[in-house]
RNA sequence: GGGGGCAUAGCUCAAUGGUAGAGCAUCGGACUCUUAAUCCGCUGGUUGAAGGUUCGAGCCCUUCUGCCCCCA
Numbered sequence: 001g002g003g004g005g006c007a008u009a010g011c012u013c014a015a016u017g018g019u020a021g022a023g024c025a026u027c028g029g030a031c032u033c034u035u036a037a038u039c040c041g042c043u044g045g046u047u048g049a050a051g052g053u054u055c056g057a058g059c060c061c062u063u064c065u066g067c068c069c070c071c072a
Stems, first nucleotide, its partner, number of pairs: 001071007010024004018055001027041004048064005
């Protein structure tokens, strides 16, 4: 330099173009002499950035950024 893939909650990951979710973690509570474990509940989102298409975009299109793989 060329090609391909990935980017969504603190972490790991879901989500046919039609209400953004789960598990774990954090926090609160129950239980316990205490801690851990277990159980219950809550909170937590600029869906990498900027545009475009659309009635409607995490999803489709363009550019950019970061990371990974392959080729040179």

The prediction has a mean pLDDT of 81.
This is a predicted structure of a 72-nucleotide RNA (transfer RNA) from a Pseudomonadota bacterium.
The sequence was found in a public genome assembly.
It matches the Rfam family "tRNA". Rfam classes the family as a transfer RNA.